[in-house]
RNA sequence: CCGAGAUAAUGGCAAACCCGCCGAAAGGCGGGGACGCAAAGCCACGGGUCUAAAAUUAGUGCAACUGAUCAUGACCGCCGGGUUACCGAA
Numbered sequence: 001c002c003g004a005g006a007u008a009a010u011g012g013c014a015a016a017c018c019c020g021c022c023g024a025a026a027g028g029c030g031g032g033g034a035c036g037c038a039a040a041g042c043c044a045c046g047g048g049u050c051u052a053a054a055a056u057u058a059g060u061g062c063a064a065c066u067g068a069u070c071a072u073g074a075c076c077g078c079c080g081g082g083u084u085a086c087c088g089a090a
Stems, first nucleotide, its partner, number of pairs: 005087001012037002017032006035077001041083003045080003048075003055069005
């Protein structure tokens, strides 16, 4: 220096659930809380998943309503990729 990552050290993050706020929803943010995580730091780039407001469309001639399609919305704690980084034994 690398490091296939430990029952080491110093620290970190925080699932479910509860409360408040934002959002049409998925979901997000803050507080509490810990199931877990060695990148559970960051980037929606590829795949995947979730949602369907608007739009299109069907019922239907109009409106309302309901259904269908659809990401421009969302998830990096689904997998891969990119990128940055603490410590460090066998």